[in-house]
Model confidence (mean pLDDT): 81 of 100. The RNA shown here (transfer RNA) has 73 nucleotides and comes from a Solirubrobacteraceae bacterium. Rfam family: tRNA. The RNAcentral record of the sequence draws on ENA and MGnify.
RNA sequence: GCCGACGUAGCUCAACUGGUAGAGCGCCGCUCUUGUAAAGCGGAGGUUGCCGGUUCGAUUCCGGCCGUCGGCU
Numbered sequence: 001g002c003c004g005a006c007g008u009a010g011c012u013c014a015a016c017u018g019g020u021a022g023a024g025c026g027c028c029g030c031u032c033u034u035g036u037a038a039a040g041c042g043g044a045g046g047u048u049g050c051c052g053g054u055u056c057g058a059u060u061c062c063g064g065c066c067g068u069c070g071g072c073u
Base pairs, nucleotide, nucleotide: 001072002071003070004069005068006067007066010025011024012023013022019056027043028042029041030040031039049065050064051063052062053061
């Protein structure tokens, strides 16, 4: 330099063919307990890497850039 995959909550990952962004763990509160843990219930937390384009509507499609990983020379 070229090719490919990936980037979504603190972490690990979903979101099928474009139509309200979710789960588990973690965090906070409550119930239970003599007290913790466990269990149950509830809650907070996201400019979906960045900038544009297409569309009534983009995590999803298209282009460029940045980053991580792999391959080729």

Lineage of the source: Bacteria > Bacillati > Thermoleophilia > Solirubrobacterales > Solirubrobacteraceae. RNAcentral records the identical sequence in 2 taxa.